[in-house]
Order: sequence, then C1' cells, then structure tokens
RNA sequence: AGUCUGUUUCAGGGCGGAGUGAAAUUCUCCACUGGUGGUAUAGUCCACGACCUAUAUUACAAAUGUAAUGUAGCUGAUUUGGUGUAAUUCCAAAACCAACGGUUAAAGUCCGGAUGAAAGAAACAAUUG
Repeated sequence: AGUCUGUUUCAGGGCGGAGUGAAAUUCUCCACUGGUGGUAUAGUCCACGACCUAUAUUACAAAUGUAAUGUAGCUGAUUUGGUGUAAUUCCAAAACCAACGGUUAAAGUCCGGAUGAAAGAAACAAUUG
C1' cells in the first nucleotide's frame, strides 16, 4: 500500500410563539431539521441506503398468513446574481421537498414498526506485496 477475508464498535435531525376550534406539536402565520459515497464544501447534481410493492426459495403456521434471504420495481425538491482555473456544492437573495400505520382534526418535527434494518465510517486481526 492492497484484499469477493474475519471480528467489534458506531451509523437521522427538527414544533418554540401566535391564531381558529369542542378537539390540532396534524389546519393558518412565523419558527425549526437535513442519512451515506462522489464531485470546489450539496436536503434539491450523480450514485446509494431506508420505507413501500411484486415475485422466487427456505423455515414456521394452517384462520391463504408471518419471517429470513435473493431478484425486480417504486422512490421528493432550485433558481438568479457574485467570486474563482474549477462551485445547480462557497457568498448574497429568493424558492422548493420530505415513506408507511396511528390520532377527538389533515403530521418532515408527536406516537408506532424501530432497543430494528442499513448505505457506509472507524478500529483491530488475518493475508499478499
């Protein structure tokens, strides 16, 4: 310095104020938050993970379902100006987006699956040079 190697640890933030109402951290106004890798520093570029759907296999169940693994699919949102060799990433301004189930009333921020899973990060070991 490398690796179809192993083990361990880590790996998501945010409703504060006011209004209406019988009821809202869910509506309205203001406020607040931003996973991982790449790239001139990114919620909005490119890629990935998570959620969700279908399907195959296996196990369990026997109320046609549950779980694990694989495969396929689905998967939100930005512009203008400035600096610069280089930035949809920085600076200035104005915008926009955020799974599913639950709820006295509609949720990015509350509760739940989740003390879960995982992109990946680090350390140690093994091994090769």

Predicted 3D model of a 129-nucleotide RNA (FMN riboswitch aptamer (RFN element)). It was read from a public genome assembly, where an Rfam model found it.